[in-house]
Context: one part of a larger RNA
RNA sequence: CACCGCCCGUCACACCACGAAAGGGGGUCGCACCCGAAGCCGGCCGGGCGACGGCCGUCGACGGUGAGGCGCCUGAUUGGGGUGAAGUCGUAACAAGGUAGCCGUAUCGGAAGGUGCGGCUGGAUCACCUCCUU
Numbered sequence: 001c002a003c004c005g006c007c008c009g010u011c012a013c014a015c016c017a018c019g020a021a022a023g024g025g026g027g028u029c030g031c032a033c034c035c036g037a038a039g040c041c042g043g044c045c046g047g048g049c050g051a052c053g054g055c056c057g058u059c060g061a062c063g064g065u066g067a068g069g070c071g072c073c074u075g076a077u078u079g080g081g082g083u084g085a086a087g088u089c090g091u092a093a094c095a096a097g098g099u100a101g102c103c104g105u106a107u108c109g110g111a112a113g114g115u116g117c118g119g120c121u122g123g124a125u126c127a128c129c130u131c132c133u134u
């Protein structure tokens, strides 16, 4: 390959990635508290000084507990999206597509969609007027 055309959405099936999600499991960051090694510093050891040895205190790694922040993995279920020769239901759009279409809004409906109100012509036809070309 053109009306025996083109074409829209739900539903059904298969696959893919993404989102939401009660919960579960790691990671990391700081905070509060507990514990307090080594060590520095300070004080003390019964008349004074020194040595040795020891005691106490501040700080103090690791560790523990608690409440959080950030991020990761997983997760019953759920949401739309994409893809897929010949599935289902209708027929919304394209001709005035058989109710012109579209935009905004409200509402209703298995689904495309319907209806109300306002707007646009990116609507056809007819009538009238004005203008342009011949």
Stems, first nucleotide, its partner, number of pairs: 003097001005094001008090002011087001013084004018079003023074003027070003031066004039059001041057005100121009

Small-subunit ribosomal RNA, 3' minor domain from a Bacillota bacterium, 134 nucleotides, folded computationally.
The source organism's lineage runs through Bacteria, Bacillati and Bacillota.
The coordinates come from a structure-prediction model, not an experiment, and the mean pLDDT is 81.